c-di-GMP-I-GGC riboswitch aptamer from an Acidimicrobiaceae bacterium, 89 nucleotides, folded computationally.
[in-house]
RNA sequence: UUAGAAAAAGGCAAACCCGUCGAGAGGCGGUGUCGCAAAGCUACGGGGCCGGACGUCAAUGGAGACGAGGGCCAGCCGGGCUACCUGGA
Numbered sequence: 001u002u003a004g005a006a007a008a009a010g011g012c013a014a015a016c017c018c019g020u021c022g023a024g025a026g027g028c029g030g031u032g033u034c035g036c037a038a039a040g041c042u043a044c045g046g047g048g049c050c051g052g053a054c055g056u057c058a059a060u061g062g063a064g065a066c067g068a069g070g071g072c073c074a075g076c077c078g079g080g081c082u083a084c085c086u087g088g089a
Base pairs, nucleotide, nucleotide: 001088002087003086004085011036012035017030018029019028020027021026034075040081041080042079044078045077046076047073048072049071050070054067055066056065057064
């Protein structure tokens, strides 16, 4: 520097379930082992998801819609940063 076929040192941990935090998306811990060669970090671009508070509209028996702003997802894709093992050059 390049690749991840095989092997090895090892790593991570989806869904379900339990506990906990949150309005929610979801986070954290446990369990689990679907998968992952960056399933490590980062909301920069695209995308998805949420709505407690704000504005407008509707409704007002109860439930809503849109906008702006905010939040969440890195195990949706791309970008950026960093890194273990093995093979090649």
It was read from a public genome assembly, where an Rfam model found it. Model confidence (mean pLDDT): 79 of 100.